[in-house]
RNA sequence: GGGGGCGUGGCGAAAUUGGUAAACGCAAGCGACUUAAAAUCGCUCGGCUUCGGCUUUACGGGUUCAAGUCCCGUCGCCCCCACCA
Numbered sequence: 001g002g003g004g005g006c007g008u009g010g011c012g013a014a015a016u017u018g019g020u021a022a023a024c025g026c027a028a029g030c031g032a033c034u035u036a037a038a039a040u041c042g043c044u045c046g047g048c049u050u051c052g053g054c055u056u057u058a059c060g061g062g063u064u065c066a067a068g069u070c071c072c073g074u075c076g077c078c079c080c081c082a083c084c085a
Stems, first nucleotide, its partner, number of pairs: 001081007010026003019065001028044005046055003058074005
């Protein structure tokens, strides 16, 4: 330099044909149980907020009534090929 794959909460990860984003698991917080703890069980769990809402799929654009999904560019990671004084 050429080609391909991937990027989704704090982490892993699902969303199959473009149609409610975050199921499920881990971690964390609160509570129950316990003399106390562990284990177990229940609930909560992206960000901002003037609490009315607004926003979020690496970043920036485009197509569409509608984009995590399709198209273009950028960035990062991985794989293959080529080149190399």

Model confidence (mean pLDDT): 80 of 100. Predicted 3D model of an 85-nucleotide RNA (transfer RNA) from Telmatospirillum siberiense. Its Rfam family is "tRNA". The family's RNA type in Rfam is transfer RNA. RNAcentral holds the sequence, with entries from ENA. Lineage of the source: Bacteria > Pseudomonadati > Rhodospirillales > Rhodospirillaceae > Telmatospirillum.